[in-house]
RNA sequence: GCCAUCCUAGCUCAGUUGGUAGAGCACAGCUUUCGUAAAGCUGGGGUCCGGAGUUCGAUCCUCCGGGAUGGCU
Numbered sequence: 001g002c003c004a005u006c007c008u009a010g011c012u013c014a015g016u017u018g019g020u021a022g023a024g025c026a027c028a029g030c031u032u033u034c035g036u037a038a039a040g041c042u043g044g045g046g047u048c049c050g051g052a053g054u055u056c057g058a059u060c061c062u063c064c065g066g067g068a069u070g071g072c073u
Stems, first nucleotide, its partner, number of pairs: 001072007010025004019056001027043005049065005
């Protein structure tokens, strides 16, 4: 330099042939216990890497950037 895949909650990851987003773990509170752990219940937390375009509507499609991983030279 070229090619491919990926970027979504604190972490690991889903998601939708386009209709304003979920799980597990973690965190906070409550129940339980003499107390802790475990278990159960409830809750907070995201403008989906940035910008532009298409569209009534974009996390999703197109383009331009940024970053990560792998391959080739």
Predicted 3D model of a 73-nucleotide RNA (transfer RNA) from a Minisyncoccota bacterium.
The sequence is in RNAcentral, with records from ENA.
Rfam family: tRNA. The family's RNA type in Rfam is transfer RNA.
The coordinates come from a structure-prediction model, not an experiment, and the mean pLDDT is 81.